Overview: Predicted 3D model of a 1435-nucleotide RNA (small-subunit ribosomal RNA) from an uncultured prokaryote.
């Protein structure tokens, strides 16, 4: 231990007792009596037990009060006398199924009635006394009314009257006691009075009359919710939440109403009536009420036994014995909670086995187990056995407890291991399955899912879910905020309220101190004590922070009385001003009209067109009309509360400032409600209408253009009167007062000084900078966002939404007040670093420009896409893929396809066995070949041991093998920004921090190169230099190089020589070193000299931190996965070479600067086995001749034919040559590429790989230009700065309509139900007052059957429950249709916003449009950029 259904209940029990009140009947009997039964009568049944529906209330809590009652108990006083009539039971006769009931006769009492008595009590009245008086109280007198019961065992127990006590109860009051104002007015018995009634008692409690009150913003009324408290729980506390058990109070008893009895009830186990439901029935009629204890059904996530006993504690009755008691005491069930205990203890390392992991060594489980020794709590068995009880009586109970016995025996689970948060690995899975409190995990190496091993935590429990408080200073009283994060009302005036200057006295309300009463017990806390301990229980104390009351204190606040002048106001004298209202008036300009001059255009734009104009425009001159606005002055100047206010004059009028003052005397501040003012737009009525201009029309722009631009143009803009009441109504900063460094301007005054145009001082406004202080930062800073005080307003995550509904206001538009469901984990502020900008500044680059030559058009070459195919292997994809991997695919390569073969394999290691070779074939057979069969041949070393090495064949297991997948698992390598000048660090300093500084700045450079300055000082990787080649000179060395001089030759051929060239080794040389200029005298720059070379001499190599998940698993290496008679290996053939097409890169051309044919020097690199000899090797240009502008003597594709070469083999599919053929093409659209000097252009040559194949790649030299004013623009990059809603970083972010799905919600004709109010109808039972035809034992009277008193039934009344009718307002459900909202990996349309977002954005308002939005009017900066003005700082 039913939190839900105050839902319905079968069955049993839960309130009886008394023979010492009474009669009757029966039973037993020892005749003494004892007992039983149904009745009359008494007491009890109003306690105890249950529940929390109702109740927001004097219901509860707390503290007071006066106008009351109180059975039983206690105490006091006085009594207990004389009579009477009935009636149950019982008997007889009936009715009914039953429940029950009618009539007649008879009977008793402590039942009922009458009389007497009255210490007294009640009621009426008179008198007296204290007192001013009324009245109360007290005392005295008088009239009236009122009692009683007996029983018995003779002890007592009862009964009646009166006073008191105790207990219990009724009533009244102060204070406290939930939420809602989208509930603001409520109330007719209502508020009060008087008379009366009623009650135990006060009272509108009720009634008649009179008056018109009463409650309410300190929240009435209404709605919703709820029993209240001691306490419980949480919290440091203040608070918050809660009201189980236990205790106090209240309310209720099937629902509603009512009374009776009684001391007490409007009565849980009583009555009457109405209603719903259930049951019985003979259908006529009856019965019932578990929210008592058990128990049942139902509801629910969920809550127990139809137990024992009156032994104890209490209760009822009784003199008592005793009876009754589901109160209570016990037992049963449930780990629901709290507490205690056990499931063993000690030793035990071969660190066993097994498991798991592994770097394969080992580690871990782990002293854990096994094993050895020991113990027996709990449980089990056996024996004894309480206290609770007093002499007796024990449900619990053979229980607690004690003793003995046996044996480690019977006894461990749950959650977690990504971070928060203690605890880690393997396997499986592969954005699946799943996890998740928040962040988040899972897409093939998951400590996050599932399993396992291991570990961590708690332990008879553990985890989850729900709830409450805490953390949360996140509703802030203690203890928060409002410039930009949410938040200051648009601004005044002012009511209530709050707060308020100096001083004196008084008071004592607040405040403070002390005393008294109360604050139930239990609980919490402290100290003791009892169960073996504890939980638990008992005793004592403290506490219960509160309320009431008495006494005291008087500083402060308040009240009362007085005084003062510093706040506030007044008076006098001056002053400035776009302050307001009304009337008048002026000039310039636009437009229109008239006239003149004049002619073809004007206007407008980025460019145009619509438009106007030969009917005379535009332009120009003169005249006129009309409306609106007031250039310059003009200024971070002025005025006003704000909105706002600007020509001039006049009238009326508000406020402010300064100076003086001998007045008033706190008159003040703020301000919920209230009230007034309040830009623009908009509305109503009437005017007015020049210009401008929503809507609208047309022209442009555009993919579209309902826009931006242009031409027109209506409301409107203007005036009068009346509404509206909102703005980025902003200083995003409420009002007031005081205090807290300054400097520099400016406006309006005043005072002083003199040197007279300056200085000093002061008051009030308005600005800039700045200290302290504050601030998250930005910033604010005497005009505070500082330090304090007073008052008001407002905020509490984003969206939904300033929306819906309701109320109020409005003519409307709409305003104001103002939610919820649902949804998200953010939304937001300030600042930082980047990135970006159709932002700015500076600078660089063949980036543009200036030039030269190309590509894009043609043909063919080559690569790619696409297509095709059995296969057209694979990769590369903007720059940075595409003559790229491929420095060279006929076979091979080769990875692809088809066919045919092999399976320890083509290749590696190990083992066993065999045989010693391996190998070769010019030949043979089969086959496409691989291959199979056949044939020939036969090792080395040696310690002489089948001992060693080597290789072969066979077998078996491990394994080999894979150009299979993943470059998004990787290493390595590479591309790119970019040879751009950058990227960082240490220490210091600044900042809360991210970060900054250094690295910015002024110069300069190719350069973060250098110089100077500087809160920085230094350093590193980059730059530069060091390296290589070329250019000049020198030294050394001269063969195969060279030949000046000397010989010699056809020839540097030879002798000779080493000067020169050259070769190849080492040096020199160039450093802004020198001069002049410039610049800060610096760095440097410009010019010059000298020099082979001059400012990096030229060209290479060299590539910072990093970016692109860039490229590559098919170079190589490698993790994981996958295949294993195949995704491995071999073979033949085919394919990679296809071909409607598209693109890239090169080649050849289109010709005369050319072609063709002769002729014709000089090269260089490289290669060829070694060298500079020899070879490859012919250069092309140049020169001579010819061709003469044509599809040609250009061009060479294509095709035919014949050869050559390589190779096993040129069919698919090689290269070259001869002859013949002779296509397109006449300089190439849009667009686009390269190049700044020995460069472009042009010309040829060589090499690698290679059997062969070059227009490609890599190199070599010959000839050899043009141009660069310059940095506006395009592209890329660097630095500084600025904006940002971007950070996957603009290829970003992001808005709205439409379409689809889901969710909650508003409106909604109607419809269903609940609660409530008003009016009317009906009117049970009942009490009340009336009447009472009829009827009646007690008492009176009496003539003896009457009368009276009194009463009963009945009757009709008013009251009233249920019920009914009509209407109102309210809450909820549902609802065709409809409105917006929210959410949803890949829908549609656009591009509104963020950068100047490409028309700056936003606010209010109005109109319009698919949509974001556009436009008009007014406002704001929370707008970039440039220029100007003003101001500040420094000099």
């Nucleotide at each position: 231990g039913c939190c839900u259904a105050a839902c319905a209940c079968a069955u049993g029990c839960a309130a009886g007792u008394c023979g010492a009140a009474c009669g009757c009947u029966c039973u037993c009997c020892u005749c003494g009596g004892a007992g039983a039964g149904a009745g009359u009568g008494g007491c009890g049944c109003a306690c105890g037990g249950g529940u929390g529906a109702g109740u927001a209330a004097c219901g509860c809590g707390u503290g007071g009060g006066a106008a009351c009652g109180u059975g039983c108990c206690u105490u006091c006083u006085c009594c207990u006398u004389c009579g009477g009539a009935a009636u149950a039971g019982c008997c007889c006769c009936g009715g009914g199924a039953a429940a029950c009931u009618g009539g007649g006769a008879u009977u008793a009492a402590u039942g009922c009635c009458g009389g007497a008595u009255a210490c007294g009590c009640c009621c009426c009245u008179c008198c007296a006394g204290a007192g001013g008086g009324a009245u109360a109280u007290u005392g005295g007198g008088g009239a009236g009314g009122c009692a009683a019961a007996g029983a018995u065992u003779u002890a007592u127990c009862g009964c009646c009257u009166u006073g008191g006590g105790a207990u219990c109860g009724g009533c009244c009051c102060g204070c406290g006691u939930u939420g809602g104002a989208u509930u603001a007015g409520g109330u007719a018995g209502u508020u009060g009075g008087u008379g009366g009634g009623g009650u135990a008692a006060u009272g509108g409690c009720c009634u008649a009359c009179c008056a018109a009150g009463c409650c309410u913003a300190c929240g009435a009324u209404c709605c919703a919710u709820a029993g209240c408290u001691g306490g419980u729980u949480u919290g440091a506390g203040a608070g918050g939440a809660u009201g189980a058990u236990c205790a106090g109070c209240c309310a209720c008893a099937c629902u509603g109403g009512g009374a009776c009895u009684g001391a007490g009830a409007c009565a849980c186990g009583g009555c009457c009536c109405a209603g719903a439901c259930u049951c019985c029935u003979a259908c006529g009629g009856g019965a019932g009420g578990c929210a008592g204890c058990a128990g049942u059904g139902g509801g629910g996530a969920a809550u127990c036994u139809u137990g024992g006993a009156c032994a104890a504690u209490g209760g009822g009755g009784g003199c008592a014995a005793c009876c009754c008691u589901g109160a209570u005491c016990c037992a049963g069930c449930c780990a629901u909670g709290c507490c205690g205990c056990g499931u063993g203890a000690a030793c035990g390392a071969u660190g066993a086995a097994g498991g798991c992991c592994u770097u394969a060594g080992g580690g871990u489980u782990g002293u854990a187990a096994a094993g050895u020794u020991c113990u027996u709590u709990c449980a089990g068995c056996a024996g004894g056995g309480a206290a609770g009880a007093u002499a007796a009586u024990g449900a619990c109970g053979g229980u607690a407890c004690c003793u003995g016995c046996a044996g480690a025996a019977g006894a461990a689970g749950c959650c977690c291991c990504g971070g928060c948060u203690a605890a880690c690995u393997c396997c499986g899975u592969g954005c699946c399955a799943g996890c998740a409190g928040c962040c988040g995990c899972g897409g093939u190496a998951a400590u996050a899912c599932g399993g396992a091993g291991g570990g961590g935590g708690c332990u008879a429990g553990c985890g989850u879910u729900g709830u409450u408080c805490g953390g949360a200073a996140u509703u802030a009283c203690u203890g928060g905020g409002c410039g930009u994060a949410a938040a200051g009302c648009g601004c005044g005036c002012g009511u209530a309220g709050g707060c308020g200057g100096a001083u004196u006295g008084u008071u004592a309300a607040g405040u403070c101190g002390g005393g008294g009463g109360u604050g139930a017990a239990a609980u919490c806390c402290c100290g003791g004590g009892g169960c073996u301990c504890a939980a638990c229980c008992c005793c004592g104390g403290a506490a219960c922070u509160g309320c009431c009351u008495c006494c005291g204190a008087u500083a402060c606040u308040g009240g009362c009385a007085g005084u003062c002048u510093a706040g506030a106001g007044g008076u006098c004298g001056a002053g400035a001003g776009a302050g307001g209202u009304g009337a008048g008036u002026g000039g310039a300009a636009u437009u229109c009209c008239g006239a003149g001059u004049g002619u073809a255009g004007a206007g407008g734009u980025g460019a145009a067109a619509u438009u106007c104009g030969u009917a005379g425009a535009u332009a120009u001159u003169c005249g006129g009309a009309g409306g609106a606005a007031c250039a310059c002055c003009a200024g971070u100047g002025g005025c006003g509360a704000a909105g706002g206010c600007g020509g001039c004059u006049c009238a009326c009028u508000g406020g402010c400032u300064c100076g003086a003052u001998a007045c008033u005397g706190a008159c003040g501040c703020u301000g919920a409600g209230g009230u007034g003012c309040g830009a623009a737009a908009g509305c109503g009525u009437g005017g007015g209408g020049a210009g401008c201009a929503a809507a609208c029309a047309g022209g442009a722009u555009u993919a579209g253009a309902u826009a931006c631009c242009c031409u027109g143009g209506u409301a409107g803009u203007c005036c009068a009167c009346g509404c509206c009441g909102u703005a980025a109504a902003c200083u995003a900063u409420g009002a007031g007062u005081g205090c807290u460094a300054g400097u520099c301007g400016u406006c309006a005054g005043c005072g002083g000084g003199c040197a007279u145009g300056c200085c000093c001082g002061u008051u009030g406004g308005u600005g800039a900078c700045g200290c302290a202080g504050c601030u998250a930062a930005c910033g604010c800073a005497u005009u505070a966002a500082g330090c304090a005080c007073u008052c008001c307003g407002c905020c509490u995550g984003g969206g939904g939404a300033g929306u819906a509904c309701g109320g109020c206001c409005g003519c409307a538009a709409g305003g104001u007040u103002a939610a919820a469901a649902c949804u998200c984990a953010a939304a937001g502020g300030a600042a930082u670093u980047g990135a970006c900008g159709g932002g700015g500044g500076c600078c660089c680059g063949c980036a543009c420009a200036a030039g030269c030559g190309g590509u894009g058009g043609a043909g063919a070459a080559u690569g790619u896409g696409g297509u095709u195919u059995a296969a057209u292997u694979c990769g590369a994809a903007g720059c940075a893929a595409c003559g790229c991997g491929c420095a060279g695919a006929a076979c091979c390569u080769u990875a692809c396809c088809a066919u045919c073969c092999c399976u320890u394999g083509a290749c590696a290691u190990c083992c066993u066995c065999a045989a010693c070779g391996c190998g070769g074939a010019u030949c043979g057979c089969a086959g496409a070949g691989a291959u199979g069969c056949u044939c020939c041949u036969u090792c080395a070393g040696u310690u002489c041991g089948g001992c060693u090495g080597g290789a072969u064949a066979a077998g078996a297991u491990a394994c080999a093998g894979g150009u299979g997948c993943u470059g998004c698992a990787u290493g390595g390598c590479u591309g790119u920004c970019g040879u751009c000048a950058g990227c960082u660090c240490g220490u210091g300093u600044c900042g809360u921090g991210a970060g900054a500084u250094g690295u910015u700045c002024g110069g300069u450079u190719a350069a973060g190169u250098c110089c100077g300055g500087c809160a920085a000082c230094g350093a590193g990787c980059g730059c530069a230099a060091c390296c290589c080649a070329c250019g000049u000179c020198c030294u050394u060395a001269g063969u195969u190089a060279c030949c000046a001089g000397c010989a010699u030759u056809c020839a540097g051929u030879u002798g000779g020589g080493u000067a020169c060239u050259c070769u190849a080794a080492g040096g020199g040389g160039a450093c802004u070193g020198c001069c002049g200029g410039u610049g800060a005298u610096a760095a440097g720059c410009c010019g010059g000299a000298g020099g082979a070379a001059g400012g990096u001499g030229u060209g290479g190599a060299u590539g910072a931190c990093g970016u692109c998940a860039a490229g590559u698993c098919c170079u190589c290496a490698u993790g994981a996965c996958c295949c294993u008679u195949a995704c491995g290996g071999g073979u033949u053939g085919g394919g990679c070479u296809a071909c409607a097409c598209a693109c890239g890169u090169g080649c050849u051309a289109c010709a005369a600067u050319g072609g063709u044919g002769g002729u014709g020097a000089c090269a260089g690199u490289g290669g060829g086995u070694u060298a500079a000899u020899c070879c490859c090797c012919a250069a092309a240009a140049g020169u001579c001749a010819u061709c003469u502008c044509a599809g040609u003597u250009c061009g060479g594709a294509u095709u035919g034919u014949c050869c050559u070469c390589u190779g096993c083999a040129a069919c698919u599919c090689g290269a070259g040559g001869g002859c013949a053929u002779g296509a397109a093409g006449u300089u190439g659209g849009a667009a686009u590429c390269g190049c700044u000097a020995g460069u472009a252009a042009u010309c040829g040559c060589g090499u690698a790989a290679c059997a062969g194949c070059a227009u490609g790649a890599c190199g070599c030299g010959g000839u050899g230009a043009a141009u660069a004013c310059g940095u506006u623009c395009c592209c890329g990059g660097g630095c500084c700065u600025u904006g940002u809603a971007c950070a996957c970083a603009c290829c970003g972010c992001c808005c709205g309509u439409c379409a689809c799905a889901c969710c909650a919600u508003g409106g909604g004709a109607a419809u269903u139900g609940g609660g409530u109010c008003u009016a009317c109808c009906c009117g049970a039972a009942g009490a009340c007052g009336g009447u009472g035809c009829g009827c009646c034992a007690a008492c009176c009277u009496u003539u003896c059957u009457u009368u009276g008193a009194g009463g009963c039934a009945g009757c009709a009344g008013g009251c009233c429950a249920c019920g009914g009718u009509a209407g109102g307002g309210u809450c909820a459900g549902c609802g065709a249709c409809u409105g917006g909202g929210g959410u949803g990996a890949a829908g549609u349309c656009g591009u509104a916003a963020c950068a100047a977002g490409g028309u700056a954005g936003c606010c209010g308002u109005a109109g319009g449009u698919g949509a974001a939005c556009c436009u008009g009017c007014g406002g704001c900066u929370g707008g970039a950029u440039c220029a100007c003005c003003u101001c500040c700082u420094u000099a």
Its Rfam family is "Bacterial small subunit ribosomal RNA". The RNAcentral record of the sequence draws on ENA.